[in-house]
RNA sequence: GUCCUCGUAGCUCAGCGGAAAGAGCAUCGGAUUACGGAUCCGAGGGCCGGGAGUUCGAAUCUCUCCGAGGACG
Numbered sequence: 001g002u003c004c005u006c007g008u009a010g011c012u013c014a015g016c017g018g019a020a021a022g023a024g025c026a027u028c029g030g031a032u033u034a035c036g037g038a039u040c041c042g043a044g045g046g047c048c049g050g051g052a053g054u055u056c057g058a059a060u061c062u063c064u065c066c067g068a069g070g071a072c073g
Base pairs, nucleotide, nucleotide: 001072002071003070004069005068006067007066010025011024012023013022018056027043028042029041030040031039049065050064051063052062053061
């Protein structure tokens, strides 16, 4: 330099253009326990890497920029 994949919650990841975005772990509260751990119940936490475009409607499609990883030279 060319090409490919990826970027969604603190972490690991789901999410086929159509409900104001979900799970596990973690955190917080409660139950249980002599106290913890484990287990069970509940809660908070994101406007989806930035910008623009297409569309009635975009996390999802297109372009561009930024970042991470990889292949080739």